[in-house]
Overview: The prediction has a mean pLDDT of 82. Predicted 3D model of a 576-nucleotide part of an RNA (large-subunit ribosomal RNA, domain I) from a Candidatus Zixiibacteriota bacterium. It matches the Rfam family "Bacterial large subunit ribosomal RNA". Its family is annotated with ribosome and structural constituent of ribosome in the Gene Ontology.

Context: one part of a larger RNA
RNA sequence: GGCGCAUAGUGAAUGCCUUGGCCGAGACGACCGAAGAAGGACGUGGUAAGCUGCGAUAAGCGUCGGUGAGGUGCAAACAACCUUUGACCCGGCGAUCUCCGAAUGAGGAAACUCGUUAUAGUGAUAAACUAUAACAUCCGCUCCGACUUAUCGUCGGGGUGGAAGGCAACCCGGGGAAGUGAAACAUCUCAGUACCCGGAGGAAAAGAAAUCAAUGAGAUUCCGUAAGUAGUGGCGAGCGAAAGCGGAAUAGCCCAAACCUACCAGUGCUUUGCACCGGUGGGGGUUGUAGGACCGCUAUCCCCCGAUUUAUCGGGGGGCAAGUUACCAACCAGAGCGUUAGUUGAACAGUCCUGGAACGGUUGACCAGAGAAGGUGAAAGUCCUGUAAACGAAAACGUAUCUGGCUUGAAGCGGUAUCCUGAGUACCAUCGGACACGAGAAAUCCGGUGGGAAUCUGGGUGGACCAUCAUCCAAGGCUAAACAUCUGUCUCGGACCGAUAGUGAACCAGUACCGCGAGGGAAAGGCGAAAAGAACCCCUGACGGGGAGUGAAAUAGAACCUGAAACUGUGUGCCU
Numbered sequence: 001g002g003c004g005c006a007u008a009g010u011g012a013a014u015g016c017c018u019u020g021g022c023c024g025a026g027a028c029g030a031c032c033g034a035a036g037a038a039g040g041a042c043g044u045g046g047u048a049a050g051c052u053g054c055g056a057u058a059a060g061c062g063u064c065g066g067u068g069a070g071g072u073g074c075a076a077a078c079a080a081c082c083u084u085u086g087a088c089c090c091g092g093c094g095a096u097c098u099c100c101g102a103a104u105g106a107g108g109a110a111a112c113u114c115g116u117u118a119u120a121g122u123g124a125u126a127a128a129c130u131a132u133a134a135c136a137u138c139c140g141c142u143c144c145g146a147c148u149u150a151u152c153g154u155c156g157g158g159g160u161g162g163a164a165g166g167c168a169a170c171c172c173g174g175g176g177a178a179g180u181g182a183a184a185c186a187u188c189u190c191a192g193u194a195c196c197c198g199g200a201g202g203a204a205a206a207g208a209a210a211u212c213a214a215u216g217a218g219a220u221u222c223c224g225u226a227a228g229u230a231g232u233g234g235c236g237a238g239c240g241a242a243a244g245c246g247g248a249a250u251a252g253c254c255c256a257a258a259c260c261u262a263c264c265a266g267u268g269c270u271u272u273g274c275a276c277c278g279g280u281g282g283g284g285g286u287u288g289u290a291g292g293a294c295c296g297c298u299a300u301c302c303c304c305c306g307a308u309u310u311a312u313c314g315g316g317g318g319g320c321a322a323g324u325u326a327c328c329a330a331c332c333a334g335a336g337c338g339u340u341a342g343u344u345g346a347a348c349a350g351u352c353c354u355g356g357a358a359c360g361g362u363u364g365a366c367c368a369g370a371g372a373a374g375g376u377g378a379a380a381g382u383c384c385u386g387u388a389a390a391c392g393a394a395a396a397c398g399u400a401u402c403u404g405g406c407u408u409g410a411a412g413c414g415g416u417a418u419c420c421u422g423a424g425u426a427c428c429a430u431c432g433g434a435c436a437c438g439a440g441a442a443a444u445c446c447g448g449u450g451g452g453a454a455u456c457u458g459g460g461u462g463g464a465c466c467a468u469c470a471u472c473c474a475a476g477g478c479u480a481a482a483c484a485u486c487u488g489u490c491u492c493g494g495a496c497c498g499a500u501a502g503u504g505a506a507c508c509a510g511u512a513c514c515g516c517g518a519g520g521g522a523a524a525g526g527c528g529a530a531a532a533g534a535a536c537c538c539c540u541g542a543c544g545g546g547g548a549g550u551g552a553a554a555u556a557g558a559a560c561c562u563g564a565a566a567c568u569g570u571g572u573g574c575c576u
Stems, first nucleotide, its partner, number of pairs: 001575009015561001016526002020497002022494007029486002031166002039100003042055003046078002050074002061094006070082003105114003115135008137163011170201001171199005181188001185234001211217002221248005231239002252478003255422001259283006266276004288456001290421004294415005301319002303316006320409004331405005336399005342391003348364003352361002365382002367371001373385003427451008437463001458473005513520002533560001536547004
C1' cells in the first nucleotide's frame, strides 16, 4: 500500500409523520370606490427588531347580543394590571381612522412641498402662528347674465345630480398578428386565436319571425344527434354547416303612426272665439287567415248616494281578478324563512396482566336517530372536543313564501269610402367584410361611395334570375329560466402528493438574492408524552467534553426521530 472483518466519525438517503398543497362536487356570494377604494408609507406595546392587529381614541374606544373563568396576540420572561359590578374571546351596529394612492386647492422625484378664502383662537382690532371648513376636471338637468344669429351657438356665473379608480375568470363590442401547417411558398392555414382598447353584469349576449320549411313548424339559449354528412377548398393542406329529431328550460310584451283631447307658441280670420300649423303631455293603438284608426250596433263586475233630459253623468264604499324580472308603475308594512355568534347532546369499569404511560390484553358491562372525525403518555362508540337528533338572535342584512296597504281594470259583431302601419330606408351599381361557402351560378347579412322606391291593387323571402305557388311583414324597443366563470365564504370527498414530491412558497415567500428596468427568483419541516432543555463538580480562554441529575430512552442534548452510501479514521487478519 491492497483486500477483508470489526468499530467509530462524516453525511444525509430511507422509513414513519404532516401544519401545506393539488383535484373534484355542492351551496352561498359575485362587487368595492369622492361618505375617499384596492394597494401601500409611516406610526402604534412598560421593556418591542419582525409578523399580526390597530390609527394620534392607534395589539385598541362605545353599545347591543352570545359565552362563562380566566385574561393582557405570535411569544418566553420580568414588571404592572384587568376580571362573576362578567374580563378575555365570538358576532351585529357604531365611533376614531395620520400620510400617499382615482387623489381631486397648486406642485411633485408617491407617502413630500407650497397656497387662497372664511371662521375661531393666541397676539395688540397689526404682523405672525395655530385649528377647522371649503377650494380639481368633465357630463346631465335647471336658473341667471353677456354676445350673436336665418338657424346652430359661444362665454361667464348659481343650484342640483352624476362620473372617474380598482377587480381572478366568465361576457359583449372596436382593432388585430406571427411562429406554425401546406413536408418550400404567395391564395389558404394557424385565427378572428394571442395581444391591445372600450363597456357591462352577476351572469352577459340572444330573443318573440319581412324565420324556417314544402304542406307543415312556430321567440331565444344550451346539450345530444343529424355529421365529419351537404358543401367549401392552390378541390392541396385543410375548413365544415343547416333543417329535422331527442332533451334542458319555457313567457311573452311595449312603442311610433292614423284618430281624439289638454296646455303652450305662431299665423290667418267674420277676434268673448274659430281654423290651420308646430311642440309637449294624456287617451287610442301594435298586426299578416292583414291589423288599427274611422262609422254603426251590442255590452259596460256588484251595491249605495246625488243630479237631471229616465238612461246617462258624477261621487263614495265593498267584492273579484292581476301585479312590481318584461307584460302600467313606485314601492311600503307585518308575518314566516334564511345569513351573520351560539346551546343541549347517550353510554365503562377493575387492588387484573404487560408497560414510562393503556387507548393494548383479559374479565365483566352499557349506549346507539350518536360505531363521522380529531385529540388524549401505544390502537378509545361509552375520557375530551365532537357526532345523530333537537333548539337559538338584542342588532344588521336578505327574501324565492303569505297577508295587508298600494297600483291597474272588459269584450264582441258588422261596414270598407277615407286615413295609418318605422325613408335617404329597402333596393341597384361598385368596393370591402361576415356567413361552413376563398367571386363562384352566389342567394342572405353588415359597411364605405354614388344613385334611389313602393304604401296593402303594398312589400320581403323560399341560394343567380323569371313565372306560379307558399310563407312572412324590415327600416323602433323590452324580456326571466335553461347556458359561462370562480378572485371569494362554507361543507363534503379523492385507487391525489407527502418535504428534490405537492403551489414558486408546509418555515415571516413572491421573501432573500440577481437585474438600470421590464422581469427572474431560491434554499429552508420533525428533541421529548411532558422542558422534566441538564442544578452542582471537574478539564478549558472559549468552543467542546467528563461526571452528577432528568427521562422509558440522552448513540432522544437542542448541529436534537430513524440515520443507508460515497468519504475519513482506529483496531485486527491475510497478501505484498